Parts: sequence; structure tokens; C1' cells
RNA sequence: GCUGGUCAAUGGCACACCCGCGCGCAAGCUGGGGUCGCAAAGCCACCGGCCCUCGCCGUUCGUCGAGGGCAGCGGAGCUGCCGCC
Repeated sequence: GCUGGUCAAUGGCACACCCGCGCGCAAGCUGGGGUCGCAAAGCCACCGGCCCUCGCCGUUCGUCGAGGGCAGCGGAGCUGCCGCC
């Protein structure tokens, strides 16, 4: 230095839910509270997947196209704390 692991330690993030003269058609985002969990639950929309909106065709379903979203769905990429093996 790299890889894997993690009953140590210092810390970190924040599911659901609640609040807002907050943003958005929506999915969802955001500020605060909260704390299910997470060794990358740090960053990132490249790939897959899921969600929302609009349109064409069809007219129960659905296919296709365009736009938006989810990083706490998975992969890839980048970065990172501490001691031990």
C1' cells in the first nucleotide's frame, strides 16, 4: 500500500412516523424532530430494476416513446475513520 473480516474505541448516517405560510401535477425532494437499521445507509443516475407524469397505439390488462424520480433495490466507478487478524 492492497484485499478480506469486524462482540474494541472515537464518532457518523437516519427507516417508519410527526411537524412546515417549504418545493413539485406526481413519484419524490427539503428544514426540524425521530431512531428501524446501516462498516460505506459517504459521493455518483453509467447498467439493471422499481416508482411518477405525458403522448401514440390498443381500449380490462398492456406495448412503445419522451421526461422526471429512487443511491436505505442490486451492480459498476470514486473517496473514507479506527485498532486487531
Predicted 3D model of an 85-nucleotide RNA (c-di-GMP-I riboswitch aptamer) from Scleromatobacter humisilvae.
The model forms 95% of the base pairs in the Rfam consensus.
Model confidence (mean pLDDT): 80 of 100.
It matches the Rfam family "c-di-GMP-I riboswitch aptamer". Its family is annotated with cyclic-di-GMP binding in the Gene Ontology. Rfam's curators write: GEMM was predicted in a large-scale screen for bacterial structured RNA regulatory elements.